[in-house]
RNA sequence: GACAAAGGCAAACCCGGCGAAAGCCGGUGACGCAAAGCCACGAGGCUACCGCGCUCCGCAGGUGAGAGUGCCAAGCCAGUCGGGCCGCCGAA
Numbered sequence: 001g002a003c004a005a006a007g008g009c010a011a012a013c014c015c016g017g018c019g020a021a022a023g024c025c026g027g028u029g030a031c032g033c034a035a036a037g038c039c040a041c042g043a044g045g046c047u048a049c050c051g052c053g054c055u056c057c058g059c060a061g062g063u064g065a066g067a068g069u070g071c072c073a074a075g076c077c078a079g080u081c082g083g084g085c086c087g088c089c090g091a092a
Stems, first nucleotide, its partner, number of pairs: 001089001008033002014027005031079001037085003041082003044077003051071006057064001
């Protein structure tokens, strides 16, 4: 897939937990979903603990606790798209 039936998932908000964050898990709740089942392989997006750089600060030095800031995925998003894997129900 049929303006059918059965069965399913659950956005945001709120509550609890984990995490530096993005986000995830549980509860509640339904915006939606025919793969809104699974996999970060490609594109894309989010975050930046660590690391690196710069500035400030301190200092005799060279470096360093701290503060700010830029870059960075090894973190994350499958409900952004593509791809891969698997799969429930049922007429004409």

Predicted 3D model of a 92-nucleotide RNA (c-di-GMP-I riboswitch aptamer) from a soil metagenome. The prediction has a mean pLDDT of 84. The sequence is in RNAcentral, with records from MGnify.